[in-house]
RNA sequence: CGCGACAAAGGCAAAACCGUUCGAAAGACGGUGACGCAAAGCAAUGGGUCUUAGCUAGUACUAGUGGCUAGAAAGAUUGCCAGGCUGCCGAAG
Numbered sequence: 001c002g003c004g005a006c007a008a009a010g011g012c013a014a015a016a017c018c019g020u021u022c023g024a025a026a027g028a029c030g031g032u033g034a035c036g037c038a039a040a041g042c043a044a045u046g047g048g049u050c051u052u053a054g055c056u057a058g059u060a061c062u063a064g065u066g067g068c069u070a071g072a073a074a075g076a077u078u079g080c081c082a083g084g085c086u087g088c089c090g091a092a093g
Stems, first nucleotide, its partner, number of pairs: 001093001003090002011037002016032005022027001035079001041085002045082003048077005055071005061064001
């Protein structure tokens, strides 16, 4: 050190289930739980993925406080990837 061990001490917690004076939704949060994780600590910067209440445009007929399509925009995800910031321990090399 750009390394990561059948090491030590700790940490986090997927799916699923339950819940909430959260949200339109994706999802968030709490509980149980443990698939995994050496940054699965922090942060939506770029890409990806997911959502669409409201807005704009179009469209079908059954003519709607409704459906479908598209767009802008907004939102979600850091346990999808990259980059950024920070960080515990330490054997071999």